SAM riboswitch aptamer (S box leader) from a Flavobacteriales bacterium, 135 nucleotides, folded computationally.
The model forms 97% of the base pairs in the Rfam consensus.
The sequence was found by an Rfam model in a public genome assembly.
It matches the Rfam family "SAM riboswitch aptamer (S box leader)". About the family: The SAM riboswitch is found upstream of a number of genes which code for proteins involved in methionine or cysteine biosynthesis in Gram-positive bacteria. Gene Ontology term of the family: regulation of gene expression.
The source organism's lineage runs through Bacteria, Pseudomonadati, Bacteroidota, Flavobacteriia and Flavobacteriales.
RNA sequence: GGCUUAUCAAGAAAGGCUGAGGGAUAUGGCCCUUUGAAGCCUUGGCAACCCCUCCCCGCUGCAAGGCGGGGCGCACGGUGCCAACUCCAACCCCGACACCCCGGUCUACGAACCGGAGCGGGGACCAGAUGAGCU
Numbered sequence: 001g002g003c004u005u006a007u008c009a010a011g012a013a014a015g016g017c018u019g020a021g022g023g024a025u026a027u028g029g030c031c032c033u034u035u036g037a038a039g040c041c042u043u044g045g046c047a048a049c050c051c052c053u054c055c056c057c058g059c060u061g062c063a064a065g066g067c068g069g070g071g072c073g074c075a076c077g078g079u080g081c082c083a084a085c086u087c088c089a090a091c092c093c094c095g096a097c098a099c100c101c102c103g104g105u106c107u108a109c110g111a112a113c114c115g116g117a118g119c120g121g122g123g124a125c126c127a128g129a130u131g132a133g134c135u
Stems, first nucleotide, its partner, number of pairs: 001135008013043005021032003027089003044082003048079003052073001054071007086127001091123005101116005
């Protein structure tokens, strides 16, 4: 680097160096940032996965035990993380829709009708991040 798989609505600080960007992206927004971004260091914390303890279930075994699934815990260890839902959206479906905005039809000139954007909810796809296993 690649493949497979699980999770992604919660949670989590302070200081030092440095000095302009950052929020994954090709897009549209929006947000954070000299009241100090990103990066590095120190300490602290959170708890997603692995590790570890215990409990439950199933399979296997003469037994010890092993394998798989689930639950609580732990924070010693391995990674990770410590703004905003993976910041929101794009595609589809449902709902609402008086006016306002865009386009169209009609016109008896009253405005009427249709579609779209905008709003709310749900789902999918692509992708990303992180862990674990494999290569």